c-di-AMP riboswitch aptamer (ydaO/yuaA leader) from a Solirubrobacteraceae bacterium, 137 nucleotides, folded computationally. The organism belongs to Solirubrobacteraceae, within Bacteria. The sequence was found by an Rfam model in a public genome assembly. Rfam family: c-di-AMP riboswitch aptamer (ydaO/yuaA leader). Gene Ontology terms of the family: cyclic-di-AMP binding and regulation of gene expression.
[in-house]
């Protein structure tokens, strides 16, 4: 000097998912930090009239989310290629296009009412300039 691994803390991205206070426990560089529980909170979602829309039955139907739809292959649970749509970005380009839930039931919807307020990942010097070296012509 380079590479790899780990710790602390910090920063960034997706997402509604942030922040505050209290209690308990742990760590501490004594500044604080982490975990659990509780109460709030920025923010987010569902149900729910008149009117309007729609009408029943069957293949059920519905919600969150960007995450829908199609073709082909396979013969079943899957694969390939696209795609509505979505995200990042130094705007060159690079990714995603899942999953979960309700349980026969829900259009919109004022009053009203019920919930969520997670998780996952990335980085930890950056930029500019100069000198020198190697290689090629």
């Nucleotide at each position: 000097g380079u590479c790899c691994c780990g710790g602390c803390c910090g920063a960034g991205c997706c997402g509604a998912a942030u922040c505050g206070c209290g209690c308990c426990g742990g760590c501490u560089c004594c500044g604080g930090c982490c975990g659990g529980c509780g109460c709030g909170u920025a923010c987010g979602g569902g149900g729910g009239a008149c009117c309007c829309a729609g009408a029943u039955c069957c293949c059920g139907g519905g919600g969150c989310g960007a995450a829908u739809c199609g073709a082909c292959c396979a013969c079943u649970u899957g694969g390939u290629c696209g795609u509505a749509g979505c995200g990042c970005g130094u705007c060159a380009g690079c990714g995603c296009g899942a999953g979960c839930c309700c349980g026969a039931c829900a259009g919109c919807u004022a009053a009203c009412u019920c919930c969520g307020g997670a998780g996952g990942c990335u980085c930890g010097c950056a930029u500019c300039u100069g000198a020198u070296g190697a290689c090629c012509a």